[in-house]
């Protein structure tokens, strides 16, 4: 440098719930809790997935409003691939 995580050691990170709080929503953000995690550190770059607030469409009405479907530019890295940085070791 690679390349492994059986077993060590120092640790680290925090799910689901709660609280408050941003957001139309998904979702975040603190704080609290630990289900797991050897990259569950970073990055939305491919896919996948949740959202639909504008927008288009549709039904409806005098027009509205409301429902409906349809669609990220929104989300999501602890879904799967990429990419990139890294503690300890060596059955």
């Nucleotide at each position: 440098u690679a390349a492994a995580g059986a077993a060590a050691a120092g640790g680290g990170c925090a799910a689901a719930g709660g609280u408050u709080u941003c957001u139309a929503a998904a979702g975040g953000a603190a704080c609290u809790g630990a289900c797991g995690c050897a990259a569950a550190g970073c990055c939305a770059c491919g896919g996948a997935u949740c959202u639909a607030a504008a927008g288009c469409u549709u039904u409806u009405u005098a027009a509205a409003c409301a429902a409906a479907g349809c669609c990220a530019u929104g989300a999501c890295c602890g879904c799967c691939g990429g990419g990139u940085u890294a503690c300890c070791u060596u059955a």